[in-house]
RNA sequence: GAUCGAAAAAAGCAAAACCGGUGAAAACCGGCGGCGCAAAGCCAUGGGUCUACCGCAUUGUCCAGGACAGCCAGGCUGCUGAA
Numbered sequence: 001g002a003u004c005g006a007a008a009a010a011a012g013c014a015a016a017a018c019c020g021g022u023g024a025a026a027a028c029c030g031g032c033g034g035c036g037c038a039a040a041g042c043c044a045u046g047g048g049u050c051u052a053c054c055g056c057a058u059u060g061u062c063c064a065g066g067a068c069a070g071c072c073a074g075g076c077u078g079c080u081g082a083a
Stems, first nucleotide, its partner, number of pairs: 004081002012037002018031005035070001041076003045073003048068003055062001
């Protein structure tokens, strides 16, 4: 230095719910909260999942330019140090 992740230390992030706001919705932002996380830091490249305003059509289906990184894979970066 790399791989890997036991114990510990120093830190970090923040689920659901609730309050306020944005949005057609999925969802997101802020506050509170803390389920959990060795990348639960960043990236929408691949797969997957969600929504369907608009559009299409037979009032029902389809449809991503939308969303999800705490769904998986991948890329970049980071604290610590046993086997």